[in-house]
Context: one part of a larger RNA
C1' cells in the first nucleotide's frame, strides 16, 4: 500500500462561503490520449523457473527452453472515459404571481415590576432562616399613597410553533435588509456538487479604550451551621452583566450522527402554501408540496436503537480514527495585548 471505521467503543472540523483539485445529466457527430485486440521490434548475460547434461552424488558448472508482467513503432476496435462539436430538458438558475416567519441592522416608543430620591399616613418593629444572627429601623424603617429619577428585562400570547448556515433570535413600531416556501408559464441550456490551502461569522467567560450601573453577583467582607466550614444557608457587596468600538476564537459549539444526489410500506400529530375535487361553499373531508415531531415494515446495528428529517440500499467530495497513561502536554512554528488558542510529539509505563 490494498483491506475496516468515524450516534453511544477511538473517530464528523462549532458553521458556513469558496480558489486549486476530485467528482460530474439526457442524445448525436468527430478524434482516437486514456482503455482493448493483434502484429513487431526491444526487454544483454547471469540469476529465478522448466526440460536435459558433466564432476561416484550433492554443492556447482554446461546446453536448451520459458520467462523477463516493461517500453517503443504498426495496424485494428470505437463500449467506458477524454477532446472538439451540434442539440436537449429532468439538475442548477433567472424573470412573474402569491405567502408564512422571536432572521439581520438602526432609530422611536410603551407597560408592570425592582431599587433609590422626594413628599404625605402611621408606629415599633423590619429583614431573614430547619431555627437564628450579621443587617435596617424612634434621626421614624417594615407597611401604605403621590410624584420623580434610573438602569435592565420584555409576563399573558408562547406552542416536540416559527426563523437563521452555526452560534443564535421573542413588548410595540418604523426604515434599511438576508433567505426560504407554494403555483402556473416564460427564458436560457450543465451554467451542476464537494473542497485542501483561504476567507467570513462563531454561546458564554475573560481583554483594551470610553460610557453606564436599577437589579443579580465571582472576588470579598460578616452572620450561622460544622470536629472544621476557604462550602452548602443569611446579610451585604465589588469586577462583571448592559452600551459603542477593537480584540478573544473557546463549549456536552449536541442530533455527541459532515455536505450532496437518486432509490426503498404505512399510521397520526403540528407548521406554511397550492390545487381541482368530494356537495363542502362559515368550514369539512381527499390529493398534492416544504418543513417539523411521534409511533412502526423491510433493512440495518454489539447491543441500545435507526427507520422517506435513515444509523436502510448505492454513488461523489471532504474531514477524522488505530490500545490506555503520559498529553491534547513539552519543544518548535503561526497567531494574541494577555489570558491564551492553532498545530503537535517522545522518553517512560500499564
Nucleotide at each position: 500500500c490494498u483491506g475496516g471505521g468515524c450516534g453511544u467503543a477511538a473517530a464528523g472540523c462549532g458553521u458556513a462561503c469558496g480558489c486549486a483539485g476530485g467528482c460530474u445529466g439526457u442524445c448525436g457527430u468527430a478524434c482516437a490520449a486514456g482503455u482493448c485486440g493483434g502484429g513487431u521490434g526491444u526487454g544483454a548475460a547471469a540469476g529465478c523457473c522448466c526440460g536435459g547434461g558433466g564432476c561416484u552424488c550433492a554443492a556447482c558448472c554446461c546446453c536448451g527452453g520459458a520467462a523477463c508482467u516493461g517500453c517503443g513503432c504498426c495496424c485494428g476496435a470505437g463500449a467506458c472515459u477524454g477532446u472538439a462539436u451540434g442539440a436537449c430538458u429532468u439538475g442548477a438558475a433567472u424573470g412573474c404571481g402569491g405567502g408564512a416567519g422571536a432572521g439581520g441592522a438602526a432609530a422611536g416608543c410603551g407597560g408592570a415590576a425592582u431599587u433609590c430620591c422626594u413628599g404625605g399616613u402611621g408606629u415599633a418593629g423590619a429583614g431573614g432562616u430547619g431555627a437564628a444572627a450579621u443587617u435596617c429601623g424612634u434621626a421614624g424603617a417594615u407597611a401604605u399613597c403621590a410624584g420623580g429619577a434610573g438602569g435592565a428585562a420584555c409576563a399573558c400570547c408562547u406552542g416536540u410553533g416559527g426563523c437563521g448556515a452555526a452560534a443564535g433570535c421573542g413588548g410595540c413600531u418604523u426604515u434599511c435588509u438576508g433567505g426560504c416556501c407554494c403555483g402556473a408559464c416564460a427564458u436560457g441550456g450543465a451554467c451542476g456538487c464537494u473542497c485542501a490551502u483561504g476567507u467570513a461569522c462563531g454561546a458564554a467567560a475573560g481583554c483594551g479604550c470610553g460610557g453606564g450601573g436599577a437589579g443579580c453577583a465571582a472576588a470579598c467582607a460578616g452572620g450561622a451551621u460544622u470536629a472544621g466550614a476557604u462550602a452548602c444557608c443569611c446579610u451585604g457587596g465589588u469586577a462583571g452583566u448592559c452600551c459603542g468600538c477593537g480584540c478573544c476564537g473557546u463549549a456536552a459549539a449536541c442530533g455527541a450522527u459532515g455536505a450532496g444526489u437518486g432509490c426503498u410500506a404505512g399510521c397520526u400529530g403540528c407548521u406554511g402554501g397550492a390545487a381541482a375535487u368530494g356537495u363542502c361553499u362559515a368550514c369539512c373531508g381527499u390529493u398534492u408540496c416544504a418543513g417539523u415531531g411521534g409511533c412502526g415494515a423491510a433493512g440495518c446495528u454489539a447491543a441500545c436503537g435507526c427507520a422517506u428529517u435513515a444509523a436502510g440500499c448505492a454513488c461523489u467530495c471532504c474531514g477524522c480514527c488505530u490500545g490506555g497513561g503520559a498529553a491534547g502536554u513539552a519543544c518548535g512554528g503561526c497567531c494574541g495585548c494577555a489570558a491564551g488558542g492553532c498545530u503537535a510529539a517522545a522518553a517512560c509505563u500499564c
A computed fold for a 350-nucleotide part of an RNA from a metagenome, annotated as small-subunit ribosomal RNA, central domain. Its mean pLDDT, the model's own confidence on a scale to 100, is 88. The RNAcentral record of the full RNA draws on SILVA.